[in-house]
RNA sequence: CAAGUAGACCGGGUGGCCGCUCUGGUGCCGGGUUUCCGGCAUCGGAGAGGAAAGUCCGAGCUCCUCCGGGCAGGGUGCUGGGUAACACCCAGGCAGGGUGACCUGCGGAAAGUGCCACAGAAACAUACCGCCUCGACUCGUUCGGGGUAAGGGUGAAAUGGUGAGGUAAGAGCUCACCGCGUCCAUCGCGAGGUGGAUGGCGGGUAAACCCCAUCUGGAGCAAGGCCGAAUAGGAGGACGAUAGGUGCCUGGCCUGUCCUCGGGUUGGCUGCACGACCGCGUCGGUAACGGCGCGGCUAGAUAGAUGGUCACCGUUCUUCUUCGGAAGAAUACAGAACUCGGCUUACAGGUCUACUUGGUCA
RNA sequence: GUCCCGGUGGUGUAGCCUGGCCUAACAUACCACACUGUCAAUGUGGAGAUCGGGGGUUCGAAUCCCCUCCGGGCGCCA
Numbered sequence: 001c002a003a004g005u006a007g008a009c010c011g012g013g014u015g016g017c018c019g020c021u022c023u024g025g026u027g028c029c030g031g032g033u034u035u036c037c038g039g040c041a042u043c044g045g046a047g048a049g050g051a052a053a054g055u056c057c058g059a060g061c062u063c064c065u066c067c068g069g070g071c072a073g074g075g076u077g078c079u080g081g082g083u084a085a086c087a088c089c090c091a092g093g094c095a096g097g098g099u100g101a102c103c104u105g106c107g108g109a110a111a112g113u114g115c116c117a118c119a120g121a122a123a124c125a126u127a128c129c130g131c132c133u134c135g136a137c138u139c140g141u142u143c144g145g146g147g148u149a150a151g152g153g154u155g156a157a158a159u160g161g162u163g164a165g166g167u168a169a170g171a172g173c174u175c176a177c178c179g180c181g182u183c184c185a186u187c188g189c190g191a192g193g194u195g196g197a198u199g200g201c202g203g204g205u206a207a208a209c210c211c212c213a214u215c216u217g218g219a220g221c222a223a224g225g226c227c228g229a230a231u232a233g234g235a236g237g238a239c240g241a242u243a244g245g246u247g248c249c250u251g252g253c254c255u256g257u258c259c260u261c262g263g264g265u266u267g268g269c270u271g272c273a274c275g276a277c278c279g280c281g282u283c284g285g286u287a288a289c290g291g292c293g294c295g296g297c298u299a300g301a302u303a304g305a306u307g308g309u310c311a312c313c314g315u316u317c318u319u320c321u322u323c324g325g326a327a328g329a330a331u332a333c334a335g336a337a338c339u340c341g342g343c344u345u346a347c348a349g350g351u352c353u354a355c356u357u358g359g360u361c362a
Numbered sequence: 363g364u365c366c367c368g369g370u371g372g373u374g375u376a377g378c379c380u381g382g383c384c385u386a387a388c389a390u391a392c393c394a395c396a397c398u399g400u401c402a403a404u405g406u407g408g409a410g411a412u413c414g415g416g417g418g419u420u421c422g423a424a425u426c427c428c429c430u431c432c433g434g435g436c437g438c439c440a
Stems, first nucleotide, its partner, number of pairs: 001358010012313007020047012049333001053344002056342005061220004067251005073216005078092005093106005107211002112209002114205003128152002130148007137140001160178006179201001180199008224270004234261005243255003277296008314331007363439001365435005372390004382421001392408005414430005
């Protein structure tokens, strides 16, 4: 310098003018019982994101008597750790890919069941061709019995692989090496690694049922609470050993209710902004993260505020150039709605760190 | 905001749960021919969807899993 890998971060700036939402002070006015409430004016303060998004996971919070037992249903899935929790994160293990930095995947198919189209003899226990052997006679490119998974053929997949011995022909039938399972020793918390012995070892699919381990009640801030307003406690139905208590069954307990239709009000406060919060330092830990100390306060709308415009500058692209610069265009994705932790998806342009491979120069 | 459902020829649906005979079926619409003096109806023949998009599991995906886009229930809920 070129190509690449992994990660972190920014994602327009300054000023003027005019507005919007919330909020503090002061003044005036109105209401009220002093505290208080409302309106107007004026002076300040604060005001979207890295994803606020999708609503895909996990929680906090709230309500429902989440009561006991059984059965279903759902999630997760190598190991250890982190965390409030997780399907997230960190570290490690094995397998596959890449020259490499690095990336991707992950329980069990010798517990059982199902399925494996077409083709093929056979997709689970099977002989079509071929090979070997025995028998028959009509002596043939014949027929029948048996053995054989080495070869051919079919298929996505064919009974561990290679080589040697062996055999009538073959075959883990035997042996060596490799792969696999089991046992022992050893290292490791563990997944597993290494070494030895041993078994000749019969597919795939669990994002099919299932098995094992583990977690799991339901609904959601339009949850829920308070006040005000409104209204007729309306009509119909189900029950009274039935109905309801949010999967089913059952035991117990509780409530006398429960369902449907119709009507009224559709206002305010709260929940709701100090939190598993943010920044810095330090200590522990390989790390995720945790402990301690100091400092900080950072939107709260309710048809939904956070905007518009002007000037200058920044960034990128194009054109022109007297190489000083000038002109024009563009400036992404997107926008809070109870709150957090993650994941995923969208994103113009840019910055930084670590590392890899190749080339060149000293 | 919350929860749920759906997307398959031009249109309306089935197939999805339990993957293969799906190179996807039915109705209607469309095209051609026959019938008729003509049209309709009827009959015969034909064309038209790679299943909203992408990725994965599998030998194999409309179907199973994940991500994403669009539409609807819908002012239903207090």
Molecule: RNase P RNA; transfer RNA
Organism: Dehalococcoidia bacterium